[in-house]
Context: one part of a larger RNA
Molecule: large-subunit ribosomal RNA, domain II
Organism: Caldifarciminota bacterium
Order: sequence, then C1' cells, then structure tokens
RNA sequence: GCCUGGGAGUUACCGUCGCCGGCGAGGCUAAGGCCCUCUGGGCCGGAGCCGUAGCGAAAGCGAGUCCGAAUAGGGCGUUAAGUCGGCGGCGGUAGACCCGAAGCCGGGUGAUCUACCCAUGGCCAGGGUGAAGUCACCUUAACCGGUGAUGGAGGCCCGAACCGGUGGACGUUGAAAAGUCCUCGGAUGAGCUGUGGGUAGGAGUGAAAAGCUAAUCGAACCCGGAGAUAGCUGGUUCUCCCCGAAAUAGCUCUAGGGCUAGCCUCGGGAAUGAGUGUUGCGGAGGUAGAGCACUGGAUGGGGUAGGGGGCAACCCCGAACCCAACCAAACUCCGAAUGCCGCAACAUGCUUCCCGGGAGUCAGGCAGUGGGGGAUAAGCUCCAUUGCCGAGAGGGGAACAACCCAGACCGCCAGCUAAGGUCCCGAAGUGAAAGCUUAGUGGUAAAGGAUGUGGGGGCGCUUAGACAGCUGGGAUGUUGGCUUAGAAGCAGCCAUCAUUUAAAGAGUGCGUAACAGCUCACCAGUCGAGCGCCCCUGCGCCGAAAAUUUAACGGGGCUAAGCUUUCCACCGAAGCUGCGGGUUGUCACCUUUGGGUGACAGCGGUAGGGGAGCGUUCCCUGCGGGCUGAAGGUGGUUCGCGAGGACCGCUGGACUGCAGGGAAGUGAGAAUCCAGGC
Repeated sequence: GCCUGGGAGUUACCGUCGCCGGCGAGGCUAAGGCCCUCUGGGCCGGAGCCGUAGCGAAAGCGAGUCCGAAUAGGGCGUUAAGUCGGCGGCGGUAGACCCGAAGCCGGGUGAUCUACCCAUGGCCAGGGUGAAGUCACCUUAACCGGUGAUGGAGGCCCGAACCGGUGGACGUUGAAAAGUCCUCGGAUGAGCUGUGGGUAGGAGUGAAAAGCUAAUCGAACCCGGAGAUAGCUGGUUCUCCCCGAAAUAGCUCUAGGGCUAGCCUCGGGAAUGAGUGUUGCGGAGGUAGAGCACUGGAUGGGGUAGGGGGCAACCCCGAACCCAACCAAACUCCGAAUGCCGCAACAUGCUUCCCGGGAGUCAGGCAGUGGGGGAUAAGCUCCAUUGCCGAGAGGGGAACAACCCAGACCGCCAGCUAAGGUCCCGAAGUGAAAGCUUAGUGGUAAAGGAUGUGGGGGCGCUUAGACAGCUGGGAUGUUGGCUUAGAAGCAGCCAUCAUUUAAAGAGUGCGUAACAGCUCACCAGUCGAGCGCCCCUGCGCCGAAAAUUUAACGGGGCUAAGCUUUCCACCGAAGCUGCGGGUUGUCACCUUUGGGUGACAGCGGUAGGGGAGCGUUCCCUGCGGGCUGAAGGUGGUUCGCGAGGACCGCUGGACUGCAGGGAAGUGAGAAUCCAGGC
C1' cells in the first nucleotide's frame, strides 16, 4: 500500500413540541397485593400527580385581585380542555456521536543503568626528572653557606594496560536506538575498578549540565480516580423527492467560541388582504454638482486708516473696503438624479404577515460603482451598493472560482439562437461595399521626440512668374566711432546714418594675427506652376534592457486572415423550440375513494429543514421452499428513477424465503482509524 473483517447521535430519567390513540371537567394510577394456561397476562390498589381560578410578600379576597385615598389609572388574570399511553423532533442530567492530549491526584514498584556515600578487596609495563633529609669534605669562633655523594619527594614529565572522548571521516531503513577507524587527554591520583550495602519521586543524588535516578526526567515507572477535560483537529457508513441559507447586528476576559435577532425549513393560522412592479400625486432630506452670502484658506489690482525708511521731497509695507479670478469631508446664498416614506390606479398572484417545532450561519471572496486608510500602491485594507463565486454545471475568454453569454429533471445521430466566432489546427465567409495602416502596427507601456502617411481648417506668396536649383550682382562714404598690440561687417562697447542703385545689413555664418578669401540677407536673369507656415484630427514611427527555450497573436501562418464603418449569410450552449418520458404543486374532470386523465407552472445546489423509501439481524402471526440440492460463491438475463429485487446456468452441500406487524449492536472509503492476511 492493497484486500477481508471491525469501526461513531445510543440508553435511562426529566422537560418541551408534534403526530396517533383512550377517556374527558376530568385523566392516570405508584409501591404493593390477588389470580392464571407464568421470561407472559388478567384483576385489585386513588396514596399521590396533572387539570378544573386567579391575584397578592402575606393576612386575605376571588372572576377577579394587587398597588392606591380612589368607584382614577396600571400590572397579572377571566372569555380557547385536559390527562394517560405509544411513536417521533429537540433540550437538560448523565462519558451522551467516536477517536485523540499535554497534564492533575492516590497507592505502589524501582539505585542490577546512573549520581553520591559506607564497608571490604583488586589494579597502575617501562622510561625520565632528582625536593627534603642524611653523610663526607671545604668554609665559619659557632651558625649560615659551598661542593660532592647518598636519598627518592611530586594532584612532576614521556608512555602501555586501564579510564577517558579532542578533531575529522565513515555510518544515518547503521554491524551498533551513540558505533568503527585515524587522531587526541589522564595514566601515584580529587586515580581506576570488583563485591556487598545505603539514599527516591516535589523526593534522592549532583566538583551544578535542571545533569542523573533501568534506551524515559524542568519532576521516573506501574496500576487506579478514568470514558479527566479538549470553546481544538480528524472522522461519522443506504436511496430518491421538495425547499434552501449565512459568513451580518448587538452583547460577550469576547474576537477561529457563544447568546438573541437577521437569513433557511416544517406545521398551523390570517385578511377581497398584505407583498412586489409600473405610472401619477404628495412628502422628509442637504449628497453629486455648483457657489462664495457665512466660516476658513488663497492670488492679482485698486485703495483708506495705520506702520516703516527718510536727504522732508518722495519711497516702501498695508487691515477694513472695492474690483477680478479661485479652494474646502468637519464652509453653504443654492441644489439635483437615484433611493426612502405615504396615497391612488393598473399589473402580478401567495411572493406578505402572525404563532409554534427544527436548523445552520457569526474566517467570506472577487468584479463594477460611491468613499475612508495607503503612495489618486497591492490578488492591500475598512465601509456602502449591485452582481457573481461561495453553494453553479454548460458555451466564450488558449489554459483560468468571480469577466462575457447563460441558470443543467431525464432521453434524442432533430431545429433556432446568445456571448464569441467563420484561412488551417477547429464547427462556420479565403463574404460584399467604402476607407485606413506598411509598422508583422495588429500581437504590452509613459513623458517626450520626428518633413511617416490619410482627412479637415486657417494665414500668406504666386504667369506683373512664386518655391527650389542654376548664372550673375551683393557696391560707395568706410578700416563708422570707441577700445585695442591689432579690431578693417564678423573679440568687446556705442551708434546703426547716408550715397549709388535692379539690389546690397555700418552685416547671417565660416575664415585671418589683423587684412584677405568663401558665404548669407537683398536684387536681376534663367526656368514655368504651384509654394511656404500654422491649427485640429485618423492610423502608424522612435522612446522599448532579464534571467531554462522562440515565449508580449493559443499555434500555423496572415499585408489581410490587421484597423474603421455598413450590410448579408452561416457556425455556435445543458439557453429557446420540437418529440418521448419522470416527478412536485395548483386547477379541472372522472372515480370502483386505491386512484386515473388533462391543462398550467415548477424540478442547479453546500450548511441545513422536510417528505417517501430500499436493505441487514432478531422476534411474533400466517403461508411456503429445500439432498429430485437451502444459504453462500460465481456468470448471465431481466424488473425498479434509485437504494435494490427476480429468474437461469455452474459451484456449494444444509438450511431458508415471502406477507403483515414488532425490536435494533441496522448500511463504510477515508478517522497518520483497529486486527489479520499478502
């Protein structure tokens, strides 16, 4: 891991509601007793319980009573029958659906491991160093001291056994639940070790690490209290049918839990009744917008009081006020749309409300819109509102809970459409018309940039010849004045006149040391018809760098098979239609009261509510089957929407079925479920 088997809302009592039944202003017996054909039944038994009257703390009064001075007002009652049994839903008390703690407490068992201690034994190859002391000699008056020898001290040195466990590698389903190998520390000591003994669970022992106390230690182990508790996690077993949520509010030592309400379901009840929609009419309101009249903010101008400078002539600043242009969630002289409330009409048709039983929900999410927070960030966060997902399948979007289309009862090798599509992958147009784009733009992106290109507009110039090119001219006073070493159109400063002219600047750029030289403005000629600038707009261009591989059209590929506008056709879904069938509700008709037929409407669904069934084991009653083959196993046929049922063959070899009723140890795929097998 698989297979087989086991595996979770039970039982008792109390309460409450519903259904069924008995009796009914009553209903019921309990313990106990008697009897019988005795795991059962019949008959007694009225103690007691509930109901029949309530109100008050009570005395008490009573269809009333209490408060009160009250014949006021108000509270609770009176005007609806109960009770007993059975069954079912739910609650309570019990382990109370099942499994699961870490833990707490009690009584015991442990020091054969290990910590420390006590008693008694054992062990430490070899080598090195050479303390004190002693002796001799020297020295001293004598001590002291010196030299040599002797001596053999030491938590001394090196290093086996022994005890350790430093670093590394290997090992990591190991050879091993701590090892192996290499390396390393101690090795006469606070040494190591044998045997016997002692100390224990909030206790021991501890050269202290909360270490160790039998592979267990921030409180051992075993059994018990015990099914501790678990607002937590997991799991919770057959079928079909109807409805179908919530992720909110308030409160909560509360925030992943609860309680009540909201929303779901089931039963009962209520109205010519509500609900909902549309239209009309009537309301409340201060949002969007707008505005500046208030409150504030804020810009320019005018302008007076006032203030400042001061050479007293002027200059500067400047409230209020005036003009002009503005800003505001906590400003408003104004002020919608929508929504909300009311009334009426019309439409719709049970959607509404009330009472009662049962829930679940209290982590929501995304998208659009209006806002707060954030950074006019977030697949961010907090509100509001709508939709969807949640609990929603189908088609589209390449893929993709939420986006677009559309709400799946079942079947069909029938039809029409939606979104989206129609060259191939891949169903349907290589469809029509008119434009645009040349960038593979389409098939990512901004500020910004550009004689890309299409459309529209404006202003100029132009056959008295424009624009571009080409040819020629482009002069004179003059090298203007100043400055400067120089400054001659062209470093810089000032001025920028005049003349000759068809035209020509006291000079547009290059250039020179300064000149020179080239060139431009400007003019003429040549040429011969358009040219220049600006604005708006469609489509394109640049701006454009990322990590495995083209990878920013789903792909191929496309110049349309791209974009804009218009049109026709087609494809396309579980939508709609057609045909057949099932089921629920309502209505109608028929009815042998079991039901049948038809019409209309409904039938996605998690938590959850309700309804109807299938199957298993056992019991009662009745009827059956079976060695001429039961149950079980296996294969096939068939019936039922389904859970399941029937029949036949083979196997098997002794039990077993159906109908009506009853009772449950009643249904398995999941719980890191339990046991076994492989």